[in-house]
Context: one part of a larger RNA
RNA sequence: UUGGGCCUAAAGCGUCCGUAGCUGGCCGAACAGGUCCGUCGGGAAAUCCACCCGCUUAACGGGUGGGCGUCCGGCGGAAACCAGUCGGCUUGGGGCCGGGAGACCAGAGGGGUACGUCCGGGGUAGGAGUGAAAUCCCGUAAUCCUGGACGGACCACCGGUUGCGAAAGCGCCUCUGGAGAACGGACCCGACAGUGAGGGACGAAAGCUAGGGUCUCGAACCGGAUUAGAUACCCGGGUAGUCCUAGCCGUAAACGAUGCUCGCUAGGUGUGACGCAGGCUACGAGCCUGCGUUGCGCCGUAGGGAAGCCGAGAAGCGAGCCGCCUGGGAAGUACGUCCGCAAGGAUGAAACUU
Numbered sequence: 001u002u003g004g005g006c007c008u009a010a011a012g013c014g015u016c017c018g019u020a021g022c023u024g025g026c027c028g029a030a031c032a033g034g035u036c037c038g039u040c041g042g043g044a045a046a047u048c049c050a051c052c053c054g055c056u057u058a059a060c061g062g063g064u065g066g067g068c069g070u071c072c073g074g075c076g077g078a079a080a081c082c083a084g085u086c087g088g089c090u091u092g093g094g095g096c097c098g099g100g101a102g103a104c105c106a107g108a109g110g111g112g113u114a115c116g117u118c119c120g121g122g123g124u125a126g127g128a129g130u131g132a133a134a135u136c137c138c139g140u141a142a143u144c145c146u147g148g149a150c151g152g153a154c155c156a157c158c159g160g161u162u163g164c165g166a167a168a169g170c171g172c173c174u175c176u177g178g179a180g181a182a183c184g185g186a187c188c189c190g191a192c193a194g195u196g197a198g199g200g201a202c203g204a205a206a207g208c209u210a211g212g213g214u215c216u217c218g219a220a221c222c223g224g225a226u227u228a229g230a231u232a233c234c235c236g237g238g239u240a241g242u243c244c245u246a247g248c249c250g251u252a253a254a255c256g257a258u259g260c261u262c263g264c265u266a267g268g269u270g271u272g273a274c275g276c277a278g279g280c281u282a283c284g285a286g287c288c289u290g291c292g293u294u295g296c297g298c299c300g301u302a303g304g305g306a307a308g309c310c311g312a313g314a315a316g317c318g319a320g321c322c323g324c325c326u327g328g329g330a331a332g333u334a335c336g337u338c339c340g341c342a343a344g345g346a347u348g349a350a351a352c353u354u
Base pairs, nucleotide, nucleotide: 004325005324006323007308008307012322014202015201016200017199021195022194023193025089026088027087028086029085033082034081035078036077037076038075039074040073041072042071048066049065050064051063052062053061054060092192093189094188095187096185097184098183104178105177106176107175108174109173110172111155112154115151116150117149118148119147120146121145122144126137127136163170164169207248208247209246210245211244212243217241221237222236223235224234259321260320261319262318263317264316267299268298269297270296271295272294273293274292275291276290277289278288279287280286303310304309327354328353329352336347337346338345339344
């Protein structure tokens, strides 16, 4: 509960697509369903009010009149708004074309350093590790220097409050295929839109299934230390995993702790992309300056806010639509249902307590 809220107090679904629904640009016309006006009718009785009357009075009861009556229907009318119909428009939206930017996605091919192992050469007594040590490695030759082979993972510098993506996320190079955004256009369509209950798709890491791979790192585990103890922090090892293919899982401080879309409201400054204008030019896809659009940051006015702070990328002023909150604990638990191979996920209480 006809109220107030959701950055940090409880509260924005992890993200996007989209069904129903809700909402919806400008101009004209006719219509008259909604809407509005007039009129007529319906709208039981009781109750309520006024007057009169009946019980000795009153309560109570009777009569007459009035009033109440969400609302419904008939007829006539109005035409601004809403809906529907017809016609038109271009500013919302979409398309097409153009030259650019990008760690955007998928596949394939190639490369690089380091690391590990092995082989060859050199070389000799330690190496490794720590706060200090020990476990550990080493005379079957380690560590170290040097030449090579193989292997898997990763991609220094560039690198940037840089870029791209709906989010998750994306960083060596090249090719192939695919996607989106921005800018510019004197072109095309002509409201085709916004949001989105259900629903669907995507979705880090860990985890699961099958097969492969296994260099490094490394839950569990085994040792060594530390310590009162040390199921830890430190050290030596090390399985799953970390990697690939196919399929599940569907979670997160999935965060900007800030839903999406549109309009409006001082400035300053930096930077990415595109365009325009001017200047310079060693003329190059060059350099500089200004302006427009679009993105990413910082500061800040009005305003907002409990404050921190936000401030044209709003948490300001408005509009549309969705989601969510309602003291703490019990509890994201139990039960039921749905999903999952499982782990578990989704939905989601109460008693009781305070």